[in-house]
The part of an RNA shown here (large-subunit ribosomal RNA, domain IV) has 316 nucleotides and comes from a soil metagenome. The prediction has a mean pLDDT of 87.

Context: one part of a larger RNA
RNA sequence: CUCGGGUUAAGGAACUCGGCAAAAUGGCCCUGUAACUUCGGGAGAAGGGGCGCCGGUGAGAGCCGGCCGCAGUGAAAUGGCUCUAUCGACUGUUUACCAAAAACACAGGUCUCUGCAAACGCGCAAGCGGACGUAUAGGGGCUGACGCCUGCCCAGUGCCGGAAGGUUAAGAGGAGGGGUGCAAGCUCCGAAUUGAAGCCCCGGUGAACGGCGGCCGUAACUAUAACGGUCCUAAGGUAGCGAAAUUCCUUGUCGGGUAAGUUCCGACCCGCACGAAAGGCGUAACGAGUGGAGCGCUGUCUCAACCCGAGACCCG
Numbered sequence: 001c002u003c004g005g006g007u008u009a010a011g012g013a014a015c016u017c018g019g020c021a022a023a024a025u026g027g028c029c030c031u032g033u034a035a036c037u038u039c040g041g042g043a044g045a046a047g048g049g050g051c052g053c054c055g056g057u058g059a060g061a062g063c064c065g066g067c068c069g070c071a072g073u074g075a076a077a078u079g080g081c082u083c084u085a086u087c088g089a090c091u092g093u094u095u096a097c098c099a100a101a102a103a104c105a106c107a108g109g110u111c112u113c114u115g116c117a118a119a120c121g122c123g124c125a126a127g128c129g130g131a132c133g134u135a136u137a138g139g140g141g142c143u144g145a146c147g148c149c150u151g152c153c154c155a156g157u158g159c160c161g162g163a164a165g166g167u168u169a170a171g172a173g174g175a176g177g178g179g180u181g182c183a184a185g186c187u188c189c190g191a192a193u194u195g196a197a198g199c200c201c202c203g204g205u206g207a208a209c210g211g212c213g214g215c216c217g218u219a220a221c222u223a224u225a226a227c228g229g230u231c232c233u234a235a236g237g238u239a240g241c242g243a244a245a246u247u248c249c250u251u252g253u254c255g256g257g258u259a260a261g262u263u264c265c266g267a268c269c270c271g272c273a274c275g276a277a278a279g280g281c282g283u284a285a286c287g288a289g290u291g292g293a294g295c296g297c298u299g300u301c302u303c304a305a306c307c308c309g310a311g312a313c314c315c316g
Base pairs, nucleotide, nucleotide: 001311002310003309004308005307006306007305008304010302011301014300019297027051028050029049030048031047036041038145062067063066080295081294082293083292084291085290086289087287088286092104093103108143109142110141111140112139113138114137120129121128122127146282147281148280149279151212152211153210156209157208158205159204160203161202162201165200166199167198171194172193176189177188178187179186180185213231214230215229216228217227240274241271252268253267254266255265256264
């Protein structure tokens, strides 16, 4: 010096990306417990007291007919707690060997397909699964408990519907024509007309793929613009949320917390580039999740010291 462990004055996170690590908490009994809540919970919330010994009373038990005594030793427990925000409802699942998560799944929601030799899947097929099921069933997609909700656009694309019309292949059809032959014939080419799905066309459809504007002016301080004009569009983003897991400018501005805060919380709205099932906004409970704060506690640190072990190193 390295590794494992122990103790430490005063201070107590000043360490650091970050309390990482360590310390602290820890059992049983009694007491006592807030906001919020889906009334289950939150709860072991938090917090407080007791645990040894001596004496009194003596229910009751045992042995029994007055006893339950004496001496020694002497522990352990294996939640730290609280506040706040974010994401995901939850228990679960996952990158066997760097990721356990806000990713996957999930009950629930919705769209769509499927009438049963079902749709769909595997297979060349036979056949099998689906299912010894039958639309309260099965397949596929999206969303993801619950609560309040889920706006506008069908022009494009997709899907669904449409006994008309246009276009459209083989086939049908044969006007007409070519070759050859004396001819009968043989053999070619071939117009009109007729002929599906598809496409065109006409509609519908967004919890289908998707999309949801620009410029200019205007109020008796200023500023701003409820208002007006104009261009474009299929329609120009409703509710709710908003510097956000989204904000470039940006450490935006204001407020809170600190002596001091690029993080955090509450607001504002100028949303570079939120927005409604690639769901929007809330939400009790839950989380080895993520950010912030406080109390407790400490060798993380100021700043290091000593001790016990195992190595390294030296001698043998």